[in-house]
The part of an RNA shown here (small-subunit ribosomal RNA, 3' major domain) has 475 nucleotides and comes from Solanum pennellii. The full RNA is in RNAcentral, with records from SILVA.
Context: one part of a larger RNA
RNA sequence: UGACGGGGGCCUGCACAAGCGGUGGAGCAUGUAGUUUAAUUUGAUGCAAAGCAAAGAACUUUACCAGGUCUUGACAUGCCGCGAAUCCUCUUGAAAGAGAGGGGUGCCUUCGGGAACGCGGACACCGGUGGUGCAUGGUUGUUUUCAGCUUGUGCCGUAAGGUGUUGGUUUAAGUCCCGCAACGAGCACAACCCUCGUGUUUAGUUGCCAUCGUGAGUUUGGAACCCUAAACAGACUGCCGGUGAUAAGCAGGAGGAAGGUGAGGAUGAUGUCAAGUAUUCAUGCCCCUUAUGCCUUGGGCGACACACGUGUUACAAUGGCCGAGACAAAGGGUCGCGAUGCCGUGAGGGUGAGCUAACCCCAAAAAACCGUCCUUAGUUCGGAUUGCAGGCUGCAUCUCGCCUGCAUGAAGCCGGAAUCGCUAGUAAUCGCCGUUCAGCCAUACGGCGGUGAAUUUGUUCCCUAGCCUUGUACA
Numbered sequence: 001u002g003a004c005g006g007g008g009g010c011c012u013g014c015a016c017a018a019g020c021g022g023u024g025g026a027g028c029a030u031g032u033a034g035u036u037u038a039a040u041u042u043g044a045u046g047c048a049a050a051g052c053a054a055a056g057a058a059c060u061u062u063a064c065c066a067g068g069u070c071u072u073g074a075c076a077u078g079c080c081g082c083g084a085a086u087c088c089u090c091u092u093g094a095a096a097g098a099g100a101g102g103g104g105u106g107c108c109u110u111c112g113g114g115a116a117c118g119c120g121g122a123c124a125c126c127g128g129u130g131g132u133g134c135a136u137g138g139u140u141g142u143u144u145u146c147a148g149c150u151u152g153u154g155c156c157g158u159a160a161g162g163u164g165u166u167g168g169u170u171u172a173a174g175u176c177c178c179g180c181a182a183c184g185a186g187c188a189c190a191a192c193c194c195u196c197g198u199g200u201u202u203a204g205u206u207g208c209c210a211u212c213g214u215g216a217g218u219u220u221g222g223a224a225c226c227c228u229a230a231a232c233a234g235a236c237u238g239c240c241g242g243u244g245a246u247a248a249g250c251a252g253g254a255g256g257a258a259g260g261u262g263a264g265g266a267u268g269a270u271g272u273c274a275a276g277u278a279u280u281c282a283u284g285c286c287c288c289u290u291a292u293g294c295c296u297u298g299g300g301c302g303a304c305a306c307a308c309g310u311g312u313u314a315c316a317a318u319g320g321c322c323g324a325g326a327c328a329a330a331g332g333g334u335c336g337c338g339a340u341g342c343c344g345u346g347a348g349g350g351u352g353a354g355c356u357a358a359c360c361c362c363a364a365a366a367a368a369c370c371g372u373c374c375u376u377a378g379u380u381c382g383g384a385u386u387g388c389a390g391g392c393u394g395c396a397u398c399u400c401g402c403c404u405g406c407a408u409g410a411a412g413c414c415g416g417a418a419u420c421g422c423u424a425g426u427a428a429u430c431g432c433c434g435u436u437c438a439g440c441c442a443u444a445c446g447g448c449g450g451u452g453a454a455u456u457u458g459u460u461c462c463c464u465a466g467c468c469u470u471g472u473a474c475a
């Protein structure tokens, strides 16, 4: 100087407390461990692995296994020979491949040949999702959006080092003020950026309002509103009195759409964990080279005594079924979204209007509200499982897809020890959309809006972080 302490002081945080809802019990989905297997490819392992890489494993993907093939190779550069190439047919085969036959001559040219492509040959090589993340770059997580981390000159100390950065007050903040052998500065903080919330100006179609029309809308008119999308304004403790040390600030008030960081996002210092990643990429070294490379068919990644994680659906009456009629936002669409009327109980089929989209379509919002039935039951709760019959995508749904109809109707009556999230348009609850995508195992992930709480004005304790101080046989 650090690190550590079941030392001390101050202080932060959904850390506790106060509340609300969960997990842990059940079924199912999904990931992991284990076991099994020819293979169940690999990585990730407390927080910070486990709906993670994977924003989508039937083939492909695919890295794994079995079988069948190839050996200058699926891919690159260089050399030689032959033939332009593309194309068509046959045999064998599961395919890859192997074998055979046919047709055919383009472009440039100095007429020698050349370019591109294919086949064959010899080597240099190519190739490797093989190993090492403890050889690395890059990148990411975490501590942590915590308030810290440093430096120049000066001063102090023999030196390591200290000071500044400590102290008093304050802040979300090493934020600011005051003091001080320190005076300055840098990286973080804050601000600058984006979205939302108010207003003004500009603009007015496809949107808005009115009118006409049964309706569809190339009717007609308007720019006040809504909206759209650009510029600007607005919030700064600016004003008031109090408090404070006459400071920084703090509590209150006024005005205001918004008040003390307005709300949310992006933004992540110095370091820590030899943290993760060699399977994004790049790369040293090592290893393979008729194979650890390459192609192909089929299988596997989907197994199942079990254990764990994350979710979803429930256990019901604040509910379930049925009927009737309401109210969003944000997205996506031409290899696409697909209206209307028709067929089908339905998934869907056939028809194909409109739309390269403020125009048309996906599209029905659902909870909520109104009315009927159910009356506390393993039930009109719950929907697993299974049988049969179908639909769709796609070369192809046996292993192993999704959806529909009929039938079946399991566990489950609120969950032990323990444990998680959340402080406001939040939790809870209700639907909608998108990504990946032929289809989809999505209950995932990322967004969008609807309805909409309770509690905390405290820091004794648990955990965690910071600062000061103290002890130490630790470095």
Base pairs, nucleotide, nucleotide: 001475002474003472004471005470007469008468009467010466013463015459016458019422020421021420022419023418026313027312028311029310030309031308032307034304035303042053043052064299065298066297067296068295070293073125077124078123079121080120081119082118083117087102088101089100090099091098092097107114108113127288128287130286131285132284136282137281138277139276140275141273143271148187149186150185151184152183153182154163155162156161167178168177193265194264195263196262198233199232200231201230202229203228204227208222209221210220212217236259239253240252242250243249302441315415319374320373322371323370331362332361333360336355337354342349343348381412386407387406388405389404390403391402392401428451429450430449431448432447433446434445